This record gives sequence, C1' cells and structure tokens, in this order.
RNA sequence: GGGCCGGUAGAUCAGCGGUAGAUCGCUUGGUUCGCAUCCAAGAGGCCAGGGGUUCAAAUCCCCUCCGGUCCA
Repeated sequence: GGGCCGGUAGAUCAGCGGUAGAUCGCUUGGUUCGCAUCCAAGAGGCCAGGGGUUCAAAUCCCCUCCGGUCCA
C1' cells in the first nucleotide's frame, strides 16, 4: 500500500429500509431477621465521524478514523 471482517446501552451481542432490542450489570420496590436467589418496575443509546440516495437510513452508496485478519 491492497483485500476481507468488525465499531449499536456500563459489558457481551441481536437488529439487514418503516418507533433501537435481549442477556448480564445498575437503581427502586416486593420477598428474607439479614444476604443471596426469585418476582415487578425503571434509568441508561445523536447506532465510530462526515456526506449522499430515499417520503423514510443503524440498515444502501462514497470518504475518513479506530480495531482484527490475510497478501505484498
């Protein structure tokens, strides 16, 4: 330098054009003498950044940044 894969909640990951979700974690309440478990509710995301296409973009296209991997 070139090819490919990835970047979404605190963590690990779904989502593949039409309101952004799960599990764990966190907070509150219930249960307990207390803790854990269990049950219920809640907070938490400008979807890596910019531009384009579209009525509508996390999703499609282009550029850039970061990480992984392969080739030279």
Molecule: transfer RNA
Organism: Candidatus Aenigmatarchaeota archaeon